[in-house]
Context: one part of a larger RNA
RNA sequence: UGACGGGGGCCCGCACAAGCGGUGGAACAUGUGGUUUAAUUCGACGCAACGCGAAUAACCUUACCUGGAUUUGACAUCCUCUGCUCCUCUUGGAGACAAGAGUUUCUCUUCGGAGACAGAGAGACAGGUGCUGCAUGGCUGUCGUCAGCUCGUGUCGUGAGAUGUUGGGUUAAGUCCCGCAACGAGCGCAACCCUUGUCCUUAGUUGCCAUCGGGUUAAGCUGGGUACUCUAAGGAGACUGCCGGUGAGAAGCCGGAGGAAGGUGGGGAUGACGUCAAGUCCUCAUGGCCUUUAUGUCCAGGGCGACACACGUGUUACAAUGGGAGUGACAAAGAGUAGCAAAACGGUGACGUAGAGCUAAUCUCAAAAAAACUCUCUCAGUUCGGAUCGUAGUCUGCAACUCGACUGCGUGAAGGCGGAAUCGCUAGUAAUCGUGAAUCAGCACGUCACGGUGAAUACGUUCCCGGGCCUUGUACA
Repeated sequence: UGACGGGGGCCCGCACAAGCGGUGGAACAUGUGGUUUAAUUCGACGCAACGCGAAUAACCUUACCUGGAUUUGACAUCCUCUGCUCCUCUUGGAGACAAGAGUUUCUCUUCGGAGACAGAGAGACAGGUGCUGCAUGGCUGUCGUCAGCUCGUGUCGUGAGAUGUUGGGUUAAGUCCCGCAACGAGCGCAACCCUUGUCCUUAGUUGCCAUCGGGUUAAGCUGGGUACUCUAAGGAGACUGCCGGUGAGAAGCCGGAGGAAGGUGGGGAUGACGUCAAGUCCUCAUGGCCUUUAUGUCCAGGGCGACACACGUGUUACAAUGGGAGUGACAAAGAGUAGCAAAACGGUGACGUAGAGCUAAUCUCAAAAAAACUCUCUCAGUUCGGAUCGUAGUCUGCAACUCGACUGCGUGAAGGCGGAAUCGCUAGUAAUCGUGAAUCAGCACGUCACGGUGAAUACGUUCCCGGGCCUUGUACA
């Protein structure tokens, strides 16, 4: 100087408390451990691994296993020779591939040749998701959006170092003020950026419809208009600016006015010096090592999907604040041409036929669902719950056996609110309800985004956890 303390003081955080809803019990989904296996590819392991890499494992992916092939190679550059290549067909084969047949005859040219492509040959070399993340770059997690981390000059100290950065107040903040052997400065904080909340201006189609005309069962449907909503560009607005109190005539704090918004208005992006030899050599790059008729490459099938069990994360429930049936309520944000697909018709349905329109404020996906109203069920393992199984189908796709999703009919399991323990959340939040997108041929209870309905509680900081500052002890570094 740090680190640590079941030392002290001050302060903060859904840290506790006060509340609301969960997990832990059930079934299923998913990840992991374990076990099994020819293989169940690999990585990730307290917080900070475990719906994680994976924004989609039927083949492919794929790295694993079995079997079959191959050796200058699936891919790159260089050399020599040949001439096309491509494509089609036949035979064998699981296919890769092998044998054969046919069709062909690239571009430029100074006619010497050159180039692209393919085949053959020789080697230089290629290749490796092989090892080492404890050799590395890059990227990322974490403490933590915590308020800290440092430097120059000066001063003090033999020195390591100290001071500044401590102190008195204050703040979300090393934020600001005052004081002070310090005076300044940098990286962080804040602001600048995006979005949302109010208003104005400009613009007015594909959006909108107040006024006027036409028109309809109805409908901006139409003439028209650009008021309004909205769209998208530019501005205004919030600064403790004003008033009162308080405070040290400070910074600030408390209350009030005006205001759409008030003291950082809400949300996002933004992550200092560093810590964990944290994670990643399987994104990529890369040193070293290993491999080179194999640890490379191609193919078929299988596996990654196994299942006495254990754990994590979720979904659906256990019902009446509910289940079922009916009835033209009301969103936002997205996506669409190898696509989204309307009307109409067929089917109980998944879906099929059909194909209008749309490269989209125009057309389509598209029905929002909880809500509301009416009827029914009446406390039961039930008209709760839907697992499991049988059967018949639909769709995607060369192909749904291992191993897809969905539909109809039948079947109707556990489950009556969950032990010890434990998690999230302070407001348009929790809870609850649907909607969309990425990935994607197909497949979502996951992820990311969107809106609808919309709470309760916070006395307080004694205690648990984590953190910041000062101080103290130490046989620790």